Predicted 3D model of a 559-nucleotide part of an RNA (small-subunit ribosomal RNA, 5' domain) from an uncultured bacterium. The prediction has a mean pLDDT of 80.
[in-house]
Context: one part of a larger RNA
């Protein structure tokens, strides 16, 4: 001196951009934070409507006065349509995205390299095929058990649920046959016994068939094997990565081999047998602290220090342990068991898990709103129109930071009055006020008002392909409407008036800035050296001065 995710203390006018639980991985009320998809499925509530029949009422018509017909009206049931709610079964997505640093000195992080030891859904490209059958099961109905989460049994039913059969383009695959390599190997051709697929949905549509559904052509979105690619992702290896030796010996699945299970794959990953090795003063094993980086901070560097905000990676998910499901998970808002712990209970028994946003109680010197919107930007379903998203865009608060602007300009000397000191002349506060001509930044008010919207998807045209088709679909093209939380904000113009906007900390050196009055080794100062016992520039006021200024001082902490 400079820095800070900073606290306190006095003071506070505005906007920009940034930044805000560092302590207690403490407990949580209450809202939201993962849903879509009817173009995979059955069934289908309110409602809203056609038609039939039944009961009730009844303008009027007619009458022999007993009755008859009756338009409409209410109401009850059949039945068809139109709606599409809330469930269910099926897909895909809940391993992204978003918190948080507890554990981890290495199985993590950098960094380079292996993978001839591996997987990889959505997506892109090629190359094939998409064939005929079954039977269950939710939801419904209904019996019954629970107070309650919930469960039990019968009986039906459907699928892009599930099982089996063909087909085999091609995959595996003993064992050969060529080329290559960098030990094991790898590539590419052949190849006996074998093994191994699949699903439908929904647009149009002239001729033919069909009573009809549709067949039949055709377009899209799927599915099924298989190549290659692209992403993601596992595995192993080389280097580096804190402290302590008042930790010196550590090790039995421990270290090698052999077979053999396991895994998508390599191995003591695991197990049977064999053999005694394997780390270690170039600190093993222990202990302590500590999530790793790019970066940040400071410094001339070398270096020391640190890792909040944003990006990589990893590691949690009340605590411990387990697996399933799936392409990925040993899964924050799945599931199982134990356990703390809160809460419901009809005492039999059940429910939860904010280290997501926002709130809240604790503990702390200490850290925000129970805010608005999916309009943008990405994200998940979906053909799409959508829906979803506390991601993510906004808007609040908080001098916490940094930037930038203001609190007025100019002129004004009887150098007013007030204060202050004073050798009582007089200095000084001081052009500083007053006063005199301007000036309009911020702030108020009043008026006008944006960029950010560009798709997609809707209408009107044109052009290519597909195609039997001037349906239809994909792509392209040109014009047009529609969509914005922030926001009536940025901005812009206009009005009026100097009107509403300065304070801190210091003055003995060190270090920039002095005199007076109280106190009298008291009371107090103080970073260090010291200062204060009756003229204190050092304390406590009080003028004047000095530095930085919406800040200034202290404290912490790291160069």
């Nucleotide at each position: 001196g400079a820095a800070c995710g900073a606290a306190c203390g006095c003071u506070g006018g505005c906007g920009g951009c940034g930044u805000g639980g560092a302590u207690u991985a403490g407990g949580c009320a209450u809202g939201c934070a993962a849903g879509u998809c009817g173009a995979a499925c059955g069934a289908g509530a309110a409602u809203c409507u056609g038609a039939g029949a039944g009961u009730c009422c009844a303008a009027g018509u007619u009458u022999u006065c007993g009755g008859a017909c009756a338009a409409g009206g209410a109401u009850u049931u059949u039945u068809g349509g139109a709606g599409g709610a809330a469930a269910g079964u099926g897909g895909c997505g809940g391993a992204a995205g978003g918190g948080u640093g507890a554990g981890u000195a290495c199985a993590a992080c950098a960094u380079g390299g292996a993978u001839a030891a591996u997987c990889u859904a959505c997506c892109u490209u090629c190359a094939a095929g998409u064939u005929g059958g079954g039977u269950a099961u939710a939801g419904c109905u209904u019996u019954c058990c629970g107070a309650a989460a919930g469960g039990a049994g019968a009986g039906a039913u459907a699928a892009u649920c599930c099982c089996g059969g063909a087909u085999g383009u091609g995959g595996u695959g003993a064992u050969c046959c060529g080329g290559c390599g960098c030990a094991u190997g790898c590539c590419g051709g052949a190849g006996a016994c074998u093994c191994c697929a699949a699903a439908g949905g929904u647009g149009g549509g002239g001729a033919c068939c069909g009573c009809a559904a549709g067949g039949c052509c055709u377009g899209c979105c799927g599915c099924u094997u298989g190549a290659a690619g692209a992403u993601g992702a596992g595995u192993c290896c080389g280097u580096g990565c804190a402290c302590u030796a008042u930790c010196a010996g550590c090790u039995a699945g421990u270290u090698g081999g052999u077979g053999a299970g396991a895994u998508a794959a390599u191995g003591g990953c695991u197990c049977a047998c064999c053999a005694a090795g394997g780390c270690u003063a170039u600190g093993a094993c222990g202990g302590u602290u500590a999530g790793c980086u790019g970066g940040u901070c400071u410094g001339a560097g070398a270096g020391g220090a640190u890792g909040g905000u944003c990006a990589g990676c990893c590691a949690c998910a009340c605590u411990g342990g387990g697996a399933c499901u799936g392409a990925g998970a040993u899964a924050c808002u799945g599931c199982c068991c134990a356990g703390a712990c809160u809460c419901c209970u009809a005492c039999g028994g059940g429910a939860g898990g904010c280290u997501g946003c926002a709130g809240u109680c604790g503990a702390g010197a200490a850290u925000c709103a129970u805010u608005c919107g999916c309009a943008a930007u990405g994200g998940g379903c979906g053909a799409a129109a959508g829906c979803c998203u506390g991601a993510c865009g906004g808007u609040g608060c908080g001098a916490c930071g940094u930037c930038g602007c203001g609190u007025g300009g100019a002129g004004g000397a009887u150098g007013a009055c007030g204060g202050u000191c004073u050798u009582c002349g007089g200095a000084u506060u001081g052009u500083a006020a007053a006063c005199u001509c301007c000036u309009g930044u911020c702030a108020u008010g009043u008026g006008g008002g944006a960029u950010a919207a560009a798709u997609a998807g809707c209408c009107c045209g044109g052009g290519u392909g597909u195609g039997a088709a001037u349906a239809g679909c994909a792509c392209u093209u040109g014009g047009g409407a529609c969509u914005g939380a922030u926001a009536g904000u940025a901005c812009c113009a206009c009005a009026g008036g100097a009107g509403g906007a300065a304070g801190a900390g210091a003055c003995g050196g060190c270090u920039a800035a002095c005199u007076c009055u109280g106190u009298g080794c008291c009371a107090g100062c103080a970073g260090c050296c010291g200062c204060g016992g009756u003229a204190a520039u050092u304390c406590a006021g009080a003028g004047g001065u000095c530095u930085c200024g919406a800040g200034c001082g202290u404290u912490g902490u790291u160069c």